[in-house]
Small-subunit ribosomal RNA from a metagenome, 1523 nucleotides, folded computationally. The coordinates come from a structure-prediction model, not an experiment, and the mean pLDDT is 81. It matches the Rfam family "Bacterial small subunit ribosomal RNA". Its family is annotated with ribosome and structural constituent of ribosome in the Gene Ontology.
RNA sequence: AGAGUUUGAUCCUGGCUCAGAACGAACGCUGGCGGCGUGGAUUAGGCAUGCAAGUCGAACGAGAAAGUUCCCUUCGGGGAGCGAUUAAAGUGGCGAAAGGGUGAGUAAUAUAUAGAUAAUCUGCCCUUGAGACGGGGACAACUUCGGGAAACUGGAGCUAAUACCCGAUAAUAUUGCUUUUCUUAUGAAUUGCAAUCAAACGUUAGGGUCCUUCGGGGCUCCUUCGCUCAUGGAUGAGUCUAUAUCCUAUUAGCUUGUUGGUAAGGUAACGGCUUACCAAGGCGAUGAUGGGUAGCCGGCCUGAGAGGGCGACCGGUCACACUGGAACUGAGACACUGUCCAGACUCCUACGGGAGGCUGCAGUCGAGAAUCUUCCGCAAUGGGGGCAACCCUGACGGAGCGACGCCGCGUGGACGAUGAAGGCCUUCGGGUUGUAAAGUCCUGUCAAGAGACGAGAAAUGCAGGCGGUUAAUAGCCGGCCUGCUUGACAAAUCUCUAGAGGAAGUCACGGCUAAAUUCGUGCCAGCAGCCGCGGUAAGACGAAUGUGGCAAGCGUUGUUCGGAAUCACUGGGUUUAAAGGGUGCGUAGGCGGUCAGAAUAGUCGGAUGUGAAAUCCCUCAGCUCACCUGAGGAACUGCGUCCGAAACUGUCUGGCUUGAGUACGGAGGAAGAGAGCGGAAUUCUAGGUGUAGCGGUGAAAUGCGUAGAUAUCUAGGAGAAGACCAAUGGCGAAGGCAGCUCUCUAUUUCGAUACUGACGCUGAGGCACGAAAGCUAGGGGAGCGAACGGGAUUAGAUACCCCGGUAGUCCUAGCCCUAAACGAUGAGCACUAGGUUGGGGGGAUUCAAAUCUUCUCAGCCGUAGCAAAAGCGCUAAGUGCUCCACCUGGGGAGUACGGUCGCAAGAUUAAAACUCAAAGGAAUUGACGGGGGCUCACACAAGCGGUGGAGGAUGUGGUUUAAUUCGAUCAACGCGAAGAACCUUAUCCUGGUCUUGACAUGCUGGGAUUAAUCCUGUGAAAGCAGGAGGAUUGCCCAACCGGGUGUAACCAGCACAGGUGCUGCAUGGCUGUCGUCAGCUCGUGUCGUGAGAUGUCGGGUUAAGUCCCUUAACGAGCGAAACCCUUGUCUUUAGUUGCCAGCGGAUCAUGCCGGGGACUCUAGAGAUAUUGCCGGUGCAUAAACCGGAUGAAAGAGGGGAUGACGUCAAGUCCUCAUGGCCUUUAUGACCAGGGCUGCACACGUCCUACAAUGGGUUGUACAGAGAGAAGCAAUACCGCGAGGUGGAGCAAAUCUGGAAAAGCAACCCCAGUUCGGAUAGCAGGCUGCAACUCGCCUGCUUGAAGUUGGAAUCGCUAGUAAUCGCAGGUCAGCACACUGCGGUGAAUAUGUUCCUGAGCCUUGUACACACCGCCCGUCAAGCCAUGAAAGCAGGUAGUACCCGAAGUCGCUGAUCUAACCCUUUAUUGGGAGGAAGGCGCCGAAGGUAAGACUUGUGAUUGGGACUAAGUCGUAACAAGGUA
Repeated sequence: AGAGUUUGAUCCUGGCUCAGAACGAACGCUGGCGGCGUGGAUUAGGCAUGCAAGUCGAACGAGAAAGUUCCCUUCGGGGAGCGAUUAAAGUGGCGAAAGGGUGAGUAAUAUAUAGAUAAUCUGCCCUUGAGACGGGGACAACUUCGGGAAACUGGAGCUAAUACCCGAUAAUAUUGCUUUUCUUAUGAAUUGCAAUCAAACGUUAGGGUCCUUCGGGGCUCCUUCGCUCAUGGAUGAGUCUAUAUCCUAUUAGCUUGUUGGUAAGGUAACGGCUUACCAAGGCGAUGAUGGGUAGCCGGCCUGAGAGGGCGACCGGUCACACUGGAACUGAGACACUGUCCAGACUCCUACGGGAGGCUGCAGUCGAGAAUCUUCCGCAAUGGGGGCAACCCUGACGGAGCGACGCCGCGUGGACGAUGAAGGCCUUCGGGUUGUAAAGUCCUGUCAAGAGACGAGAAAUGCAGGCGGUUAAUAGCCGGCCUGCUUGACAAAUCUCUAGAGGAAGUCACGGCUAAAUUCGUGCCAGCAGCCGCGGUAAGACGAAUGUGGCAAGCGUUGUUCGGAAUCACUGGGUUUAAAGGGUGCGUAGGCGGUCAGAAUAGUCGGAUGUGAAAUCCCUCAGCUCACCUGAGGAACUGCGUCCGAAACUGUCUGGCUUGAGUACGGAGGAAGAGAGCGGAAUUCUAGGUGUAGCGGUGAAAUGCGUAGAUAUCUAGGAGAAGACCAAUGGCGAAGGCAGCUCUCUAUUUCGAUACUGACGCUGAGGCACGAAAGCUAGGGGAGCGAACGGGAUUAGAUACCCCGGUAGUCCUAGCCCUAAACGAUGAGCACUAGGUUGGGGGGAUUCAAAUCUUCUCAGCCGUAGCAAAAGCGCUAAGUGCUCCACCUGGGGAGUACGGUCGCAAGAUUAAAACUCAAAGGAAUUGACGGGGGCUCACACAAGCGGUGGAGGAUGUGGUUUAAUUCGAUCAACGCGAAGAACCUUAUCCUGGUCUUGACAUGCUGGGAUUAAUCCUGUGAAAGCAGGAGGAUUGCCCAACCGGGUGUAACCAGCACAGGUGCUGCAUGGCUGUCGUCAGCUCGUGUCGUGAGAUGUCGGGUUAAGUCCCUUAACGAGCGAAACCCUUGUCUUUAGUUGCCAGCGGAUCAUGCCGGGGACUCUAGAGAUAUUGCCGGUGCAUAAACCGGAUGAAAGAGGGGAUGACGUCAAGUCCUCAUGGCCUUUAUGACCAGGGCUGCACACGUCCUACAAUGGGUUGUACAGAGAGAAGCAAUACCGCGAGGUGGAGCAAAUCUGGAAAAGCAACCCCAGUUCGGAUAGCAGGCUGCAACUCGCCUGCUUGAAGUUGGAAUCGCUAGUAAUCGCAGGUCAGCACACUGCGGUGAAUAUGUUCCUGAGCCUUGUACACACCGCCCGUCAAGCCAUGAAAGCAGGUAGUACCCGAAGUCGCUGAUCUAACCCUUUAUUGGGAGGAAGGCGCCGAAGGUAAGACUUGUGAUUGGGACUAAGUCGUAACAAGGUA
């Protein structure tokens, strides 16, 4: 720091996704050790059990027991001392308001920061001052009598205090009055006077003295701790102020103690805090009120930062303690382990009543993806009580559990190649795992075992010493010295022992993204973060091997930030991608010309206070390092206060004129409103003329018309609209505005002066205007014309076309308020090249015109610049400023719900669930168009001849069949097949057979007769079975027999052979087609961000991208052309088998012979044609074209071969080759027979015809190119003929087939014929093993359809069509087919409107698998989320009323009553004060009522999203066929 993903490709916009870091995490697989951290995030759900707050005898009264010692004893026991300065309970004091937990509530009674308190309190602690005098009466405990199951509680009696009460004294305290000084101020300080308020000589140790019942007590000195009043401090707390602190306007109004005042009350204290009265205020678009969510902060995570997210652990603060309410006590609470009441829940109960509150530490249940031990200790730190010892402390210190996180260590090191074995791959050679292992030599961390040894311990206390206090060597105090005393935790650290021994996994490997191969699977199983992978060769699934990453962890999931400049302050946009409001006026707000002065709010500088600690950062230091911890520093970007500056902004004051405006004088205009007037056209009415049609369309019909239309003339009526002028013109804010005239109103612009003096710009809300359609009411209604009716069109036609026609269109009044309301471009100001056109003014010059200049309005082109590009470009989309509106992926959806508006239609505001990975803009290349232009082609036209009709041949489809083998779409169909009777032939069918095989190679064993060859049996044959037969035979030993070894054939066995089996969509090769069409590309350069363009376009020209010219292109390549073959002319060379003119010879005749090379011919080599010449045309001294001459041939002379880049997954696995799959006693091989030839039918290609341009017969003439040995075959003979017999010649310019046929002469005379020949019968021939299925030919006889062929369709432009025959290949035989050959030999076109196809340019496109494209909607099916809905069921917050607990406050208090006062002398009476009880206000829960908000559910219903192959049409994209 980026990357993937929209497209055929490109640029842009834009979303989605990934790589990083983090976590109180969870899940999967795995798991050696240690340190430091961390661990109930969900149900503020319920809790068993234990513990978590006590302590003080130096405040007080009272005071056991166990045990032990002594004494007594009736031996049962009893008494006394010690225990005991004791335990337990009680009075009293302090504490219990801390510590610990949690985050429910709370959006401000909170928190943070900075202040205020002159409006306050503060126990314990510290400082200072003063004091502590004299009295009194009770109540617990205890004793006793009761009630109760219990909890608990009542009566009577006794008693102490540092408990309680009264009095005295008292100030700088409080109150009242008062003096002076001061403060910004309600006030502060201060002087004097008056009144008022206190206590515990209690306690500890010791001394002295007095008394004593000898226990002790009184007084006093000293001492400890305490007590009271007051001052100040410290600490803590209360209250107030400012600023900051989430989302929502589909919450816009809220508020009655509400806002303020007066008075009173209340509080520690200000205050509506409370009450009475008075006033009617207060808050709110800078968001009140309501709703939702949430503890806040230091900080933590992320980020470059700004920000965004979070608020676990640690720290500060707030709130809460089963739920709700309330007060008491107290310095402090409205109190987590206190009290009272109500409620829910749990427990006990004798049923009458009671008890309880883990959101303390452990632990348990529940729910949950999920979170620990019912541990040890007060040794340390801290807290409470105490003089202290000490006690208490689940705070805390530790240990335990969990890889939950971070950090560290280890699982060994070195050497070691036959590169072992095994695994995997392989091109079979090898490669890789891999120095990895084994092996050799070492080391000893951690773990294990054994042992050693610290720190955490400092104090307090005790003992001794020293010093101080004191009358005192008692006592007490002490920061002093010495000794003794205290460890829950038990690991760290060190030493020793043995031995590589006990210790590696997990995820990934298509791209992003580091890392690949094989096998299996076969759109299945599965994967997937995005793109996507899987349909038989998957680097993407599963496995294996290998590799890569990280590592005691690795992956996955979730969440946050980042990347995302994808909410943009830093740092985005709005013509066309999402996005400018339809337009104006204008409120709040925001912004604002110029000069001077003042003050200093913003701003800037300095100083100062604060910004807790921890955290982050830096430097050191301590744990072996690190994590961690400590110290110091920096920082904490903030806020306050003080001082200073005065440029800028704001404020105040005073000016200015250029912005803005006013006045004056001109000018322009379809600017608006009202009223009036006019002509043309249309239609209607009346009348005249006139007659059969009119009208309408692509063509028609409906319609009108003999009752007189249309047409035409005259007169009249009606309504609407405004031709020409007219424009690229004008006006208006926009919508919009058009005959003429008048009236009223508004605006713009120009000119020169004068005036005002910033009066300006924008503009959330608001107000007004706002096309068409639509609505309400009343008019009007000619034409046009939704709906509707009819006629056509059509498969249908609820449309397009036609005939009618209502609302409406028009007017008046009122609504509606939307448009592609568009320049798809908000308003304003300023600046920034030009050129040109038009409208309206002014000026200069001029006779005028023209010209120049200036202001303004409207257009075009264009520089810079901008922009993704198209484009914009002084009328900006450029450069800046100000203000407003709007956007944030597509769909769902401008929809639902709610609100507002509307008579309605509807408008406006405006979501979510769900779903997709795109949707989109501009431009590029193609392709396509029922787009355009140019051009070409037997494409059409002009012609000639056919096909389609008949019969037959042949191929195909279909059908049939046991089988009718297979393939082949324009580009299959007389095609593969250049020839199916068997063979061919294909497992196409039936049947019979073989299994190393019909064919190839290798290995092993046998192997010298078993082979070849022949014969027999069986059989349809193949085959099976049997027999005869005996070839060839190496080397060695031996050299007689023979033995060994090897080997061909053969036999047996093993590898394998074989396959016309599948896949032409795995392939090679070959081929077809577009198309012999003129195209297809490259290098360099240039242009463009780029895909790409240019070149290759344009003007001419050509058969041609052929050539020329122009030209940011210049060149080149593959094609075209040429080179090649053939044919046409000439020359030359050579003449055999060809030729024969001249010479000679011979014959009935014939190049027959000698000869010849002249000619023809043959076949070699050359020549020729190039627009070369002439004239014209051609923008032209261009290319080229037209005409002419020349020539055998003239503009490529004719024909052939030759086929660019590519397209069609075109054809072929059945020519061949080949991957993979399948088969192996069969899908291989052999054999017999059948089938490929079957036949209601359909199609293609042909043949023969329908006749006289013909037919038959007779006679007769002229070719070319090919073929021939298992061959062609002559002469001759036989047969009507097919053919037969026979065999001269010829491996061929020599011989043979061989005769060419149309043609030329005479007959037929228009008919189903002397046309036509199908079909059929009989008799024959040939080939062949064989002619039935199923060959060809001959003779005789038979003699069908057919009389020129519907729609449609094919070929052909010259030696062509048409017509005529000949040959060849295949082949035993079979040719109407195919391939060639020659003979005769036309017509028409010199054009491009149309059909088809093609090329180039251009245009549109939503196509790119490319129009056989894309794509829309209903319906049908499945599934998902959601709206409405009669309702139903919950929740929340309020309002009104009822009831009213506890409790405070107030009133009362006839009852009760110790302290004080008065009174009485008797224990009374009265008073003060208090209390029970009663009443009142308030008051929680509860009840009732009507609503609000919200959630769930709901028969049915609405649309929406999605889902390979459903239905109907074809709406959109091309002029998409009606833009």